Predicted 3D model of a 180-nucleotide RNA (Lysine riboswitch aptamer) from Fructobacillus sp. CRL 2054. Its mean pLDDT, the model's own confidence on a scale to 100, is 80.
RNA sequence: AGACAUCGAAGAGGUUGCGACCACGAUGAGUAAAUUAGUCGAGUUCCUGUGUGAACGAUGACGCUAGUUGAAAGGCACGGUUGCCGAAGCGCUUUAGUAGCACAGGCUAAAGUAAGCUGGGACAUCGUUUAAUAGGCGAUGGACUGUCACGAGUAAAAUCGUGGUGCGCUUUCGACAAUU
Numbered sequence: 001a002g003a004c005a006u007c008g009a010a011g012a013g014g015u016u017g018c019g020a021c022c023a024c025g026a027u028g029a030g031u032a033a034a035u036u037a038g039u040c041g042a043g044u045u046c047c048u049g050u051g052u053g054a055a056c057g058a059u060g061a062c063g064c065u066a067g068u069u070g071a072a073a074g075g076c077a078c079g080g081u082u083g084c085c086g087a088a089g090c091g092c093u094u095u096a097g098u099a100g101c102a103c104a105g106g107c108u109a110a111a112g113u114a115a116g117c118u119g120g121g122a123c124a125u126c127g128u129u130u131a132a133u134a135g136g137c138g139a140u141g142g143a144c145u146g147u148c149a150c151g152a153g154u155a156a157a158a159u160c161g162u163g164g165u166g167c168g169c170u171u172u173c174g175a176c177a178a179u180u
Base pairs, nucleotide, nucleotide: 001180006175007174008173009171010170011169014085017084018083019082020081021080022079025076033069034068035067036066037065038064039063043056044055045054047105048104049103050102051101052100088118089117090116091113092112093111094110095109096108097107098106119145120144123141124140125139126138127137128136129135146165147164148163149162150161151160152159
């Protein structure tokens, strides 16, 4: 001097990119719950199962029918504010809670997790969760889209085909090896 590898910084994908919060509305639902009357007739105790304990129960448990009163949470559309581009979501691990206690499962919350999976959103089918056909999650499928590689094409592009996919991609940026 230079810089292809490496590290860093800054960016892009989409107007349905990803999350959080606020407000409002519908749904939830004439449901849960409470209560009155009738009826049934021995169990019931707050996510489920097992074990155990205590309490209640023929002065009628748990249910069912009819009537009266009658919610809420989570999730969701539109809108606003805001943080971001492994944004985030699954999966896994640990801890705490879950209506007396213990065990197991389920659920909720928090922390961790590139080297486990998913580039992105939508659609369809199946499964799961849920009040739900909404939404979430997972699997599969074919398109769309972003990006890179190879090939075709072009004055150069646009465009087309095949394949891969985020520890990826881009840059008149910075630092700095190899090298000269």
Overview:
It was read from a public genome assembly, where an Rfam model found it. The model forms 98% of the base pairs in the Rfam consensus. Its Rfam family is "Lysine riboswitch aptamer". Rfam describes the family as follows. Riboswitches are metabolite binding domains within certain messenger RNAs that serve as precision sensors for their corresponding targets.